[in-house]
RNA sequence: CGCACCCGUGUGGGAGAGACCGCCCGGAAACCACCCGGUGCGGCGCCGAAGGGGCAAAUCCUCCCCGGAACCUCUCAGGCAAAAGGACCUCACGGGUAGG
Numbered sequence: 001c002g003c004a005c006c007c008g009u010g011u012g013g014g015a016g017a018g019a020c021c022g023c024c025c026g027g028a029a030a031c032c033a034c035c036c037g038g039u040g041c042g043g044c045g046c047c048g049a050a051g052g053g054g055c056a057a058a059u060c061c062u063c064c065c066c067g068g069a070a071c072c073u074c075u076c077a078g079g080c081a082a083a084a085g086g087a088c089c090u091c092a093c094g095g096g097u098a099g100g
Base pairs, nucleotide, nucleotide: 001099005096006095007094008093009092010091012089013088018044020043021042022041023040024038025037026036027035045080046079047078051076052074053073054072059067
């Protein structure tokens, strides 16, 4: 000095699935009903790209054991209007670094 690569920060993009049903509380209304909000409780249905769990082959000659990835899978968690979140990607900055 330092592409790739690793970590962090900022920025832009970023999917899927019930704005479900019932009860309760509040607001409007004010006899009721209807409408809106709350997630407080219960129920059924679904999604997967935070996180978490699971596993194949390759894997020094042979065998065994261990290890062995994911946007695959399971759906514990999370999510199913908006908001928030969001793997991953773009750009910028900082640090580390193979190597020269």
Predicted 3D model of a 100-nucleotide RNA (Glycine riboswitch aptamer) from Salinispora tropica. Its Rfam family is "Glycine riboswitch aptamer". Its family is annotated with glycine biosynthetic process in the Gene Ontology. The same sequence occurs in records of 2 taxa. RNAcentral holds the sequence, with entries from Rfam and Ribocentre.